[in-house]
RNA sequence: UCGUGCUAGACGGGGAGCUGGCGGUGCCCUGUACCCGCAAUCCGCCGUAGCGGGGUCGAAUUCCCCCUCGAGGGCUUACGGCUGGUCGGGACUGUCAGGCCAAGCGGCGAUGAAGGUUGGGUCCUGCGUGGCAGGAGCCCGUGAACCCCGCCAGGUCCGGAAGGAAGCAACGGUAAGCGGUCACUUCUGGGUGCCGCAGGGAUACCUGGCCGGAGCAGGCUGGUACUGAUAAGCCGGCUGGUACAGUUCGACAGGGGGUGCACGA
Repeated sequence: UCGUGCUAGACGGGGAGCUGGCGGUGCCCUGUACCCGCAAUCCGCCGUAGCGGGGUCGAAUUCCCCCUCGAGGGCUUACGGCUGGUCGGGACUGUCAGGCCAAGCGGCGAUGAAGGUUGGGUCCUGCGUGGCAGGAGCCCGUGAACCCCGCCAGGUCCGGAAGGAAGCAACGGUAAGCGGUCACUUCUGGGUGCCGCAGGGAUACCUGGCCGGAGCAGGCUGGUACUGAUAAGCCGGCUGGUACAGUUCGACAGGGGGUGCACGA
């Protein structure tokens, strides 16, 4: 080294539960692994293994040890993760409004931008004028039993008479008043006028002239170290849930190592 026959050992293991404890039946995981009997108000054992009977393999893919991986189960807690609620914050992300910028598009501009200067208008004051409204005057009508006027029949009075006097009604007129006309005159007023004149003012708007010689403006997009708003994200507090967490046991699998006796060649 090879062959033959043996022996140890293997022919499943693990978790929770039960139990004084351990193993098994039953449950779960792993995944293929001899048969029969027993067992949950259970069976067996009291020590490392279910108990009783039978069978197969056998020193190695199969037995033993170590390491790694890790299905699955148990336990712990809520610091962290995820998630629900609630209260608050407003740094950041987002959204909205305003401000600012002016890169892109569009607009205005050499038929002249910005800026400067000089007029006019819008604005204010005064005066005038027109219109409107009201009052008054003027004009027309009416308007006094007596205490208004003229003329005064009749009647009355004085007188011898001539004559004279007062005077009612009628008639004529007038005052206040009332009514009307509204042309004219005058006074007053106003949310009065495409009106006139004079003065003022400011440059806010509109519109001209001149100088000037290339910008102006901010509609849309964009940007923003600015000011606000919002609270979806976000941040913090409180209160729930959950194993992604920690710990423990650990099948299967992978790697490494180890393993006896006899006889013969």